[in-house]
RNA sequence: CCCCUCCUAGCUCAGCCCGGAAGAGCACUCGGCUGUAGACCGAGAUGUCGCUGGUUCGAAUCCGGCGGAGGGGA
Numbered sequence: 001c002c003c004c005u006c007c008u009a010g011c012u013c014a015g016c017c018c019g020g021a022a023g024a025g026c027a028c029u030c031g032g033c034u035g036u037a038g039a040c041c042g043a044g045a046u047g048u049c050g051c052u053g054g055u056u057c058g059a060a061u062c063c064g065g066c067g068g069a070g071g072g073g074a
Stems, first nucleotide, its partner, number of pairs: 001073007010026004020057001028044005050066005
C1' cells in the first nucleotide's frame, strides 16, 4: 500500500442477505419465597445500532467517506 470480515443494552450475541422502525441470554433494580444469602418465581429499567453524509414515505439493514478491531496479501 491492496483485499476481506466485524463494530447493536454493562457483557456475549441475534436481527442486516431481501428496508417497515430494535431483541435474546447473562448481569442489574424491585417484589415473592427464605432465619440471611443463593437458587427459583414474577415484574421492571436499559441503546445517538462506531461517527458522518446520501438514497427513500421510511435506514441497524442499501450507498459514499471516516474511525476502531481482527485476518490475508505484497
Molecule: transfer RNA
Organism: Candidatus Hodarchaeota archaeon